[in-house]
Context: one part of a larger RNA
RNA sequence: CCCGACUGCUAUCGGAUUGAGACUAAGCCAUGCGAGUCAACUCGCAAGGGUGGCGCACGGCUCAGUAACACGUAGUCAACCUGCCCUAGGGACGUGGAUAACCACGGGAAACUGUGGCUAAACCGCGAUAGACCAUCGCUGCUGGAAUGGGCAAUGGCUCAAACCUACAAGGCCCUAGGAUGGGACUGCGGCCGAUCAGGCUGUUGGCGGGGUAAUGGCCCACCAAACCUGUAACCGGUACGGGCUCUGAGAGGAGGAGCCCGGAGAUGGGCACUGAGGCAAGGGCCCAGGUCCUAUGGGACGCAGCAGGCGCGAAACCUUCGCAAUAGGCGAAAGCUUGACGAGGUUAAUCCGAGUGUUUCCUGCUAAAGGAAUCUUUUGCCAGCUCUAAAUAGGCUGGUGAAUAAGGGGUGGGCAAGUCUGGUGUCAGCCGCCGCGGUAAUACCAGCACCUCGAGUGGUCGGG
Numbered sequence: 001c002c003c004g005a006c007u008g009c010u011a012u013c014g015g016a017u018u019g020a021g022a023c024u025a026a027g028c029c030a031u032g033c034g035a036g037u038c039a040a041c042u043c044g045c046a047a048g049g050g051u052g053g054c055g056c057a058c059g060g061c062u063c064a065g066u067a068a069c070a071c072g073u074a075g076u077c078a079a080c081c082u083g084c085c086c087u088a089g090g091g092a093c094g095u096g097g098a099u100a101a102c103c104a105c106g107g108g109a110a111a112c113u114g115u116g117g118c119u120a121a122a123c124c125g126c127g128a129u130a131g132a133c134c135a136u137c138g139c140u141g142c143u144g145g146a147a148u149g150g151g152c153a154a155u156g157g158c159u160c161a162a163a164c165c166u167a168c169a170a171g172g173c174c175c176u177a178g179g180a181u182g183g184g185a186c187u188g189c190g191g192c193c194g195a196u197c198a199g200g201c202u203g204u205u206g207g208c209g210g211g212g213u214a215a216u217g218g219c220c221c222a223c224c225a226a227a228c229c230u231g232u233a234a235c236c237g238g239u240a241c242g243g244g245c246u247c248u249g250a251g252a253g254g255a256g257g258a259g260c261c262c263g264g265a266g267a268u269g270g271g272c273a274c275u276g277a278g279g280c281a282a283g284g285g286c287c288c289a290g291g292u293c294c295u296a297u298g299g300g301a302c303g304c305a306g307c308a309g310g311c312g313c314g315a316a317a318c319c320u321u322c323g324c325a326a327u328a329g330g331c332g333a334a335a336g337c338u339u340g341a342c343g344a345g346g347u348u349a350a351u352c353c354g355a356g357u358g359u360u361u362c363c364u365g366c367u368a369a370a371g372g373a374a375u376c377u378u379u380u381g382c383c384a385g386c387u388c389u390a391a392a393u394a395g396g397c398u399g400g401u402g403a404a405u406a407a408g409g410g411g412u413g414g415g416c417a418a419g420u421c422u423g424g425u426g427u428c429a430g431c432c433g434c435c436g437c438g439g440u441a442a443u444a445c446c447a448g449c450a451c452c453u454c455g456a457g458u459g460g461u462c463g464g465g
Stems, first nucleotide, its partner, number of pairs: 001465009012355006019348002021313001027311003031308003036054003040051004061266003071190007080183002085179007093127005102117006131160002133157004138152003142149001164171001192238003199229002204226004209221003241263004245256004268289005291302004319345001321344003327341001328339004358376001360374005381401007408454005413435002419449001421448004430437002
């Protein structure tokens, strides 16, 4: 000098930004809101309820864990999947069934739940056809470094399709091939501290066979072998989400990485699977633990690291606002509906940028400071109108008004710019980063006046360079 926090005193306005409960308690939470939508089917006059489809794996939050293929970078998959979307080709024949809502009768304080009965579909089956898949055997003048891949053909198989609607149109359904997008798996390299951590490991290292998965693999299992890692630091301990970036610096370097973007992980702690193209699922389910609440004591309900808001913790951090008008997501053929994503406003001396608190002349005065008189101007302020806006506010434009509505903080012994002025105090009270002031004339304390400095700021404390 710059940067990040907190803090004292003071304070007019506008703009911008990735600012604002990260640091401490990934502590606990009252209340409201945060994921719907469509209309094929069904009940209903309707409102609305139910079945069903798609979505709810996105978006939002947090940084606890993690020293790891988590991240970054470069690759590999001859070891993989991919709803919606795009392109191309083909298809949709026949037949059956259940169930919710509803109705009836019950149980329970409630949460909820039992039995019987009715019914539809784009719900659930069965058969057919097509093609696909799998196994075995073959061919291949395809791709490739290499066929285990692709293509073609034969035989076999307890394997696997479809959904309609409509007057038409539009929309939807099934199969196949390819694409796109999104993911999964694997590998090389890279980046913290400690050796006062030197040996570590037993699914450990490899093989054969099997299981599992979309898929490779000790991922899991049986058997066999005894390997494997380690001074280029294994193992252990500590710390920590990683990166783009951010701060500082001429650079080299040092420090940081909560915010915005990319990736990861988590959702009171731990475990588990189901559904599904996708999860082991933040506003889904089950179990254990812990906490809170309701209860008729039999039994139930809940989890804000979503947006607001509360308590607690702390030096430390905002409104229980408005709106789907824009952007974007979901659903829908569309109209549209919905969204605390998002947009808009509110709070806040977080930071940065800009503007103002008057100008000019004359007089008094020491050509000072200050005051007085007049003059000019109108940013901001106030008033009115228009505009802006989803609506308002702010902002913008026009007019009016009147110098009016706007200055403080720190310092003045040296370092260090500015008082040997006045009063008070009297080694007291106090000041002071450091040196040092104060014991009766204190340029150093407390005040007044004067001055210096920065200025909507200015001082203090802590941290980084």

Notes:
Model confidence (mean pLDDT): 83 of 100. Small-subunit ribosomal RNA, 5' domain from a Nitrososphaerales archaeon, 465 nucleotides, folded computationally. Lineage of the source: Archaea > Thermoproteati > Nitrososphaerota > Nitrososphaeria > Nitrososphaerales.